[in-house]
This is a predicted structure of a 544-nucleotide part of an RNA (large-subunit ribosomal RNA, domain I) from an Oscillospiraceae bacterium. It matches the Rfam family "Bacterial large subunit ribosomal RNA". Its family is annotated with structural constituent of ribosome and ribosome in the Gene Ontology. Lineage of the source: Bacteria > Bacillati > Bacillota > Eubacteriales > Oscillospiraceae. The RNAcentral record of the full RNA draws on ENA. The coordinates come from a structure-prediction model, not an experiment, and the mean pLDDT is 83.
Context: one part of a larger RNA
RNA sequence: GGCACAGGGAGAAUGCCUUGGCACCGGAAGCCGAUGAAGGACGCGAUAAGCAGCGAAAUGCCACGGGGAGUCGCAAGUAGACUGAGAUCCGUGGGUAUCCGAAUGGAGUAAUCCACACGAUUGAAGAUCGUGUAUCAUGUGUUGAAUAAAAUAGGCACAUGAGGGGAAACCACCUGAACUGAAACAUCUAAGUAGGGUGAGGAAAAGAAAUCAAACGAGAUUCCGAAAGUAGUGGCGAGCGAAAUUGGAAGAGGCCAAACCAUGGGUAGAAAUACCAAUGGGGUAAGGAUAGUCUAAAAAGAAUAUUGACGUUAGCCGAAUUGUCUGGGAAGGCAAGCCAUAGAGAGUGAGAGCCUCGUAGGCGAAAACGUGAAUGUGUGGGACUAAUCCAGAGUACUGCGGCACACGAGAAAUGCCGUGGGAAUAUAGGGGGACCACCCUCUAAGCCUAAAUACUAACCGGUGACCGAUAGAGUAUAGUACUGUGAAGGAAUGGUGAAAAGAACCCCGGGAGGGGAGUGAAAAGAACCUGAAACCCUGUGCUU
Numbered sequence: 001g002g003c004a005c006a007g008g009g010a011g012a013a014u015g016c017c018u019u020g021g022c023a024c025c026g027g028a029a030g031c032c033g034a035u036g037a038a039g040g041a042c043g044c045g046a047u048a049a050g051c052a053g054c055g056a057a058a059u060g061c062c063a064c065g066g067g068g069a070g071u072c073g074c075a076a077g078u079a080g081a082c083u084g085a086g087a088u089c090c091g092u093g094g095g096u097a098u099c100c101g102a103a104u105g106g107a108g109u110a111a112u113c114c115a116c117a118c119g120a121u122u123g124a125a126g127a128u129c130g131u132g133u134a135u136c137a138u139g140u141g142u143u144g145a146a147u148a149a150a151a152u153a154g155g156c157a158c159a160u161g162a163g164g165g166g167a168a169a170c171c172a173c174c175u176g177a178a179c180u181g182a183a184a185c186a187u188c189u190a191a192g193u194a195g196g197g198u199g200a201g202g203a204a205a206a207g208a209a210a211u212c213a214a215a216c217g218a219g220a221u222u223c224c225g226a227a228a229g230u231a232g233u234g235g236c237g238a239g240c241g242a243a244a245u246u247g248g249a250a251g252a253g254g255c256c257a258a259a260c261c262a263u264g265g266g267u268a269g270a271a272a273u274a275c276c277a278a279u280g281g282g283g284u285a286a287g288g289a290u291a292g293u294c295u296a297a298a299a300a301g302a303a304u305a306u307u308g309a310c311g312u313u314a315g316c317c318g319a320a321u322u323g324u325c326u327g328g329g330a331a332g333g334c335a336a337g338c339c340a341u342a343g344a345g346a347g348u349g350a351g352a353g354c355c356u357c358g359u360a361g362g363c364g365a366a367a368a369c370g371u372g373a374a375u376g377u378g379u380g381g382g383a384c385u386a387a388u389c390c391a392g393a394g395u396a397c398u399g400c401g402g403c404a405c406a407c408g409a410g411a412a413a414u415g416c417c418g419u420g421g422g423a424a425u426a427u428a429g430g431g432g433g434a435c436c437a438c439c440c441u442c443u444a445a446g447c448c449u450a451a452a453u454a455c456u457a458a459c460c461g462g463u464g465a466c467c468g469a470u471a472g473a474g475u476a477u478a479g480u481a482c483u484g485u486g487a488a489g490g491a492a493u494g495g496u497g498a499a500a501a502g503a504a505c506c507c508c509g510g511g512a513g514g515g516g517a518g519u520g521a522a523a524a525g526a527a528c529c530u531g532a533a534a535c536c537c538u539g540u541g542c543u544u
Stems, first nucleotide, its partner, number of pairs: 001543009015529001016495002020467002022464006029456002031165002039100003042055003046078002050074002052059001061094006070082003105114003115133007135162009170201001171199005181188001185235001211218002222249005232240002253448003256392001260281004265276004287390003290386006301379001303377005309371005315363003321336005337354002339343001345357003397421008407433001428443005482489002502528001505516004
C1' cells in the first nucleotide's frame, strides 16, 4: 500500500409526516376613488429589531348585538395592569385616520420645501392651529376689450360633474404586424390574430324589420345543436366558408321627431301681420293628426313609499361506555353495554360512533345590506268612416377610390367610409344577388330595452386513481436575500419530544467541548425523526 471483517466520522438519500400548493365544482359577488382610492413613507408598545395591527384619539376610541372566563397579537421572560359592575374575543354601525400618491394652493430629486386669504388662541406682532385656494367640461349669474354704440372673445363667482386604480380575465370601438402555410414566392394565408390605443359594465355588444321568404308563409336580438365542411369563394392553389330552414335555451316590448293645440317670449315692421326657437299637451307603423260616429271607465308595465317574509354579515342547542390485559401512554386485545335523522372529518401520549371539537337535525339578529312579494301612491283606453295635413335631406341614390360582407371586381347584389354630383314624398320609397317588367314584402336617413351568452382577481363551502419539501406555486411565504445604472432577473432554508420534563449538582478545561449525575418509553440533547451511498478514520486478520 491492497483486500476482508468490525467500529466510528462526515454526508444527506430514503421512509413516514404536513402548516403550503395544484386542478376543478357549487354558491354568492362583480367594483374602489376629490367624503382623497389602489399602493406606499414615517410613526404608535413598559421593555420592541422583524411580521401582523393601528394612525398624533396611533397594539387602539364610542354605541349596539353575540359570548361567558380568563386577558394584555406572532412571542418567551420581567415589571405593571384589565376582568361576573361581564374583560379579552366575534359581528354591525360610527369616530379618529400624520405625510406621499389622480394629488388638486405653488414648487419638487414621492413621502419634502415655500405660500396667500379668512378665522381661533394673544393686549398686539410673531408663532401655532383650523378651513379654503389645481385643471377641464356643462349650466347660471356678473363683468367686459380691440371698435362710438351694440355684440363677441376674455375675466370673475356659484352649482354640478370629471380626472386615478384594478383581474395580465370577459366586452365594444379605433389601429394593426410578422414568422408561418402555399412544400420557393408576389395575389392569398397566418389574421382582423399578436401587439398598441380609447371607453364601459357586471356583464358588454346586439335588438323590435326600408328583415327573411317564395307564390306557402314567418315575425326583435342573443346563445347552443342540425343544415354543413353543403352552397359558394379561391394564383379555382394553399385554403377560406355561409344562409334560408329546423331542434332547443330565453322571451318583452317601448319612447321620440313631425302634423295639430296651448302658453309666455324673441326678431322684423309705424301697425296689421309674418317668422323663429322654447315649454306643455298630442302622437309613433293594428300609422297618426284633423272631422265625425260608436264603445269602455279597466288591465299590463316603469317609478316610488310602507309592511311583513326570506337570505347574508356574530352565534346557540346537539345522542350514546365501562371494566380488564399489554404498554411510557389505550383510542389496541378481551368482556359486557349504549346512541344513531349523528358510523363525514379532525384532535387527544398507538386503530375512538359513545373523551374533545364537530357531524345529522333544529334554533338565532339590536344594527347594516340583499332578494323577490303584498299593499298604497301615481301613470295609464279602444274601434270604424272620410282622404285635407304629417311620417327623420346634403339623406337615399349615383361617377370615382377603398373597405366589410363566406363572396379575392367578379354577372356582384347588400352594407360602410372618402370624394364630386344629388332625388321622391305614401298616387311615394327600399328590398327580393347585375339589370328590366309583373308580383310579393317592408317603411331608411331618431332613441331606449331584461333574460338566455362570456369571464373569475377577491369571498364562502366542497371535491380529487393531484403534489408531498430537488415535488407541489417562484414563495410550506418571498417577489424577501441577492444581482443589475435601469427595464428587469431572482433563490435557499420544513420535522427534538406525548409533554421542555430543554439536562439541577459534581469533575476536567480559558472556552468550546467532554465525563458523571438526572429527565424521558427512547437521548431523540437542541448542529436534535429515520439516517443509504460517495468520501475519511481507527482496530484486527491476511497479503505485498